Predicted 3D model of a 157-nucleotide RNA (c-di-AMP riboswitch aptamer (ydaO/yuaA leader)) from Streptomyces pristinaespiralis. RNAcentral records the identical sequence in 2 taxa. The source organism's lineage runs through Bacteria, Bacillati, Actinomycetes, Kitasatosporales and Streptomyces. Its mean pLDDT, the model's own confidence on a scale to 100, is 77. It matches the Rfam family "c-di-AMP riboswitch aptamer (ydaO/yuaA leader)". From the family's description: This family represents a conserved RNA structure found upstream of the ydaO and yuaA genes in Bacillus subtilis and related genes in other bacteria. The ydaO/yuaA element is thought to act as a genetic 'off' switch for the ydaO and yuaA genes in its native state. It is believed that the element may be triggered during osmotic shock leading to activation of ydaO, a predicted amino acid transporter gene, and members of the yuaA-yubG operon which code for KtrA and KtrB K+ transporters. The sequence is in RNAcentral, with records from Rfam and Ribocentre.
[in-house]
Formats: sequence, structure tokens, C1' cells
RNA sequence: CGUGCGCACGUGCCGAAUCCCGUAAGGGAACCGGGGAACCACCAAUUGGGGUGAAUCGGUCACCCUUCGCCGCUCAGUCCGCGGUCGAGGGCGCCCGUAGGAGACCUUCCUGCUCCGAACCCGUCAGCUAACCCGGUAGGCGAGAAGGAAGGAAAGG
Repeated sequence: CGUGCGCACGUGCCGAAUCCCGUAAGGGAACCGGGGAACCACCAAUUGGGGUGAAUCGGUCACCCUUCGCCGCUCAGUCCGCGGUCGAGGGCGCCCGUAGGAGACCUUCCUGCUCCGAACCCGUCAGCUAACCCGGUAGGCGAGAAGGAAGGAAAGG
């Protein structure tokens, strides 16, 4: 000097997931989500459908399943069965893209770079939707790749 791990105090990020009152149970504010008329929209209807979320939609390769055709084995012969091969459909995994999303005072625009592009839930059921009704306030991360323009905020003088 660099890297890895742990702890503490700060400071930030994704996300609705914060604040206040109360000894506690719990309550309130704020933010977020779902259900729910008329009008409008949709004609659908097991290939179920739907919700939260940025997280959708494709492609190559390998494996598995189903089905059609062809060939071979078995058989006196056909069917059945087994194996191989071709086409089609589906499932799953890796990888490559992609709609879309995130990144340091805040918002918008432009140009870049680095990442994400998941997961879960309802349970046959829900378009929109005033009144109304029902819920959530978790969890997980960082040490910097930002630059320009406009408008604000804060701090300093």
C1' cells in the first nucleotide's frame, strides 16, 4: 500500500415498508395494495383464471415425455411389445438476447458506465369502478462511474 473477514459510529441504496402516542396490549397519521356500482369496455367460457413486482417475450444446445411415419427384433402371420431414426408439440436446465427497471442533495432532459431482468401469493373466483369494505408497514444491501443543461433545496460567506 492492496485485499478478505468481524465490530462500532455515521452516511447512503432497493422497496409502500416511515413517524407519533402508550408501561404494555394496542391506537393514530402518512404511504402502499386488493375487493367493490352506474357509464364504458369485453364476448367469453380447463389450454382454468387472477394478484404483488421492473422482472416480460424470444433463441441455441443438451435431457425427458407424448404423437405421426419409416426400419429392425419377436411371431406361421397380424396386432401388442421392445429398440433405432425423422418430423411436430410440450416440459426442464445452462447459456445468449430482450420489453422493462436501479445506481449518492431532489426533479426533468441528454450522453455514458455498472448491474437487475427474480420470487411469491389467491384457489375455480375478481374488467374499469363513486360510496363502501379488507389488508401491509417486511426483508436485504454499499464504499463508489459518472459527466453536461435547467429549476429548486440545504450549507457557507